Model confidence (mean pLDDT): 87 of 100. Predicted 3D model of a 530-nucleotide part of an RNA (small-subunit ribosomal RNA, 5' domain) from an uncultured Gammaproteobacteria bacterium. Rfam family: Bacterial small subunit ribosomal RNA. Rfam links the family to the GO terms structural constituent of ribosome and ribosome.
[in-house]
Context: one part of a larger RNA
């Protein structure tokens, strides 16, 4: 001088943008933060309607009945492996870069070829035991896009080339053109979301390698699955990953081992640059999720808000057992110099789920608290010399505060009060037509126009009126470094102090005042990089 995720004293008017537990990865009261599908599937517990019985104070009440809308529970599907958070741990293919071959990928997509018959459970339902609960056990009963064979399979796997193994599921709208029955329908037909099995492709993942990556040698040797073969297990996939056998190897002064200390990058701060410090906030990567370990499910986890098992805390019990895990958003003890609301809303951006409406979303957007940082506005403006009064010095003449006040003339940013008032909205919904599919003017899909309408911020931004200078200035310093100087007061005292030094009766250095300086909604300490 620059600059902080700062804090502290002292003041503090108003916006925009941003930032806000850097310590105990300490421990948590409560609340929310991940659920959808009824167009998979029995089915009705609450709500509403509609039929039907009953009571009757004639428009209620009770009962029935899944029939409609819808929908606890509970069977299946998809999604909880994303999105939030944290830097405990890691000096390591952890990150950063630049290659590499043995791999696997749910949703998306582009292609081929298929979706034919059957079957047996078993939640819920109702009946019974057990338990204080948490939950649990027996009996019957039942349904699928759940779960299992058969058939079919040129492709896919195996393979000793002979052969062998191996799928599917089904919903939902629409209509009679062909056939059957004949109001109409359906084993049809059509349109749709799905189903299987194979191959491309996208997207993400795994893995292997060259290079670079803090300090210590008062750390000099390390090392038995070590290191290499062969053979086999494992895996999605190479591989001592892991197993037998056999070699006797591999690393180390170009720093192995060990100890410390550290999440790693794009960047970010400072510097004319080389460098040096650093990794807050936003972005990638990675690790972790009370501590330890372990696998299950699944395309993907060894899985923050599944799951088991050990430990340690914390509840609850009927003493036999049970439960939980805020490094999510908030909120509360603690610790700290410190570091915000137990707030709106899904309007928009993105996500799951579903056909779709729509649900859910503490991601997101948004508001609340702090001068915690940067930016921008104001606290007026013009005139005013009797140089007013008072203060402060003084050689008592006077000087100085000072055009500074009054006093007049104006103005109205901001704030305040009241009208008005955009953009953030595009969609979806209806209704029309045009194509496309199709037997079809149904259904459905797509495009056109048209209506109809969606806001959390919000008393929004910005615009007019109104009233009046009215509501708005400190703080630090003034010895030299280094802008700025006198009195009083104190007497090596109380004190000051970045360094140099000051103070022991005339202190421009303490404390006051009066004046100046320098920066301003801040100014100064203090700590900390450069």
């Nucleotide at each position: 001088g620059a600059u902080u995720g700062a804090a502290c004293g002292c003041u503090g008017g108003c916006g925009g943008c941003a930032g806000g537990c850097c310590u105990a990865a300490c421990a948590c009261a409560u609340g929310c933060a991940a659920g959808u599908c009824g167009a998979g599937c029995g089915g009705u517990a609450a709500c509403a309607g509609g039929a039907g019985a009953a009571g009757c104070u004639u428009g209620c009440u009770u009962c029935u009945u899944g029939c409609u809308g819808a929908c606890g529970a509970g069977c299946g599907g998809c999604g909880g492996a994303c999105g939030g958070g944290u830097g405990a741990g890691u000096a390591a293919c952890g990150c950063g870069u630049a290659g590499g071959a043995a791999u696997c990928u749910a949703c998306c997509u582009g292609g081929u070829a298929g979706a034919g018959g059957g079957g047996g459970a078993u939640a819920g339902c109702c009946c019974g035991g057990g338990g204080a609960a948490a939950c649990u056990c027996g009996g019957a009963u039942u349904a699928a896009u759940a779960c299992c064979g058969c058939a079919u399979a040129u492709a896919c796997c195996u393979u000793a080339c002979g052969a062998g193994g191996g799928a599917a599921a089904g919903g939902g709208g629409g209509c009679c053109u062909c056939u059957c029955c004949u109001u109409g329908g359906a084993a049809g037909c059509u349109c749709u979301c799905g189903c299987u099995a194979c191959u491309g492709g996208a997207u993400g993942a795994g893995c292997c390698u060259g290079c670079g990556u803090c300090g210590g040698a008062u750390u000099a040797g390390c090392u038995a699955g070590u290191u290499g073969g062969u053979g086999g297990g494992g895996u999605a996939a190479a591989g001592g990953c892991c197993c037998a056998c056999c070699a006797a190897g591999g690393c180390g002064a170009c720093g192995a081992u060990c100890c410390g200390u550290a999440g790693c990058u794009g960047g970010u701060c400072u510097g004319a640059g080389a460098g040096g410090a650093u990794g807050a906030u936003c972005a990638g990567c990675c690790a972790c999720a009370c501590u330890g370990g372990g696998a299950c499910u699944g395309a993907g986890a060894c899985a923050c808000g599944g799951c088991c098992c050990a430990g340690a805390c914390u509840c609850c019990u009927a003493c036999g057992g049970g439960a939980g895990g805020c490094a999510g958003c908030a909120g509360u003890g603690g610790g700290g110099a410190a570091u915000a609301u137990u707030g709106g809303a899904c309007a928009a951006u993105g996500g799951g789920g579903g056909c779709a409406a729509c649900c859910c979303u503490g991601a997101u957007c948004c508001a609340g608290c702090c001068a915690u940082g940067c930016c921008g506005c104001g606290u007026g403006u013009g005139u005013g010399a009797a140089g007013a009064a008072g203060g402060c010095c003084u050689u008592a003449g006077g000087g100085u505060u000072g055009u500074a006040a009054a006093g007049c003339a104006c103005u109205u940013u901001c704030a305040g009060u009241a009208g008005g008032g955009a953009g953030g909205a595009a969609a979806a919904g209806c209704u029309a037509u045009c194509g496309g599919u199709u037997a079809a003017u149904a259904c459905c899909c797509g495009g056109u126009a048209g209506u109809c309408g969606u806001g959390a911020c919000g008393u929004u931004a910005c615009c007019u009126a109104c009233a009046g200078a009215a509501g708005a200035a400190g703080c630090a310093c003034c010895g030299g470094c280094a802008a700025a100087c006198u009195c009083c007061g104190u007497g090596c005292c109380a004190g000051c102090a970045g360094c140099c030094g000051c103070g022991g009766u005339a202190a421009u250095a303490c404390g006051g005042a009066g004046g100046g300086u320098g920066c301003g909604a801040g100014c100064g300490u203090u700590a900390a990089u450069c």